[in-house]
RNA sequence: GGUGUAGAAGGGCAAAGCUGCCGAAAGGCUGUGACGCAAAGCUACGGGUCUAAAUCCUCCUCUGCUGAGAAAAGGAGGGCAUGACCGCCGGGCUGCCGAA
Numbered sequence: 001g002g003u004g005u006a007g008a009a010g011g012g013c014a015a016a017g018c019u020g021c022c023g024a025a026a027g028g029c030u031g032u033g034a035c036g037c038a039a040a041g042c043u044a045c046g047g048g049u050c051u052a053a054a055u056c057c058u059c060c061u062c063u064g065c066u067g068a069g070a071a072a073a074g075g076a077g078g079g080c081a082u083g084a085c086c087g088c089c090g091g092g093c094u095g096c097c098g099a100a
Stems, first nucleotide, its partner, number of pairs: 012037002017032002020029003035087001041093003045090003048085003055079007
């Protein structure tokens, strides 16, 4: 110096809850807090989960012109990721200490 794991030490991160801000929401950021974490560092690449503003479909209401009926507006239900989560699992990149 390398391999290597058990423990220690030094340090690191920070769940839930609460505060303020951003966002339609999921969620994010800040402070507080500490359940846990050796990659709980980075990366939405695969799976998964969460959300549905916009958009699409159906229905209802209203306005309105009508031969029929459509469009617009409002509401309800359903679908959908262009959104989010790496502290759900896997992959990729990087990485501290370290006895026998």

This is a predicted structure of a 100-nucleotide RNA (c-di-GMP-I riboswitch aptamer) from a Desulfobacteraceae bacterium. Its Rfam family is "c-di-GMP-I riboswitch aptamer". Rfam links the family to the GO term cyclic-di-GMP binding.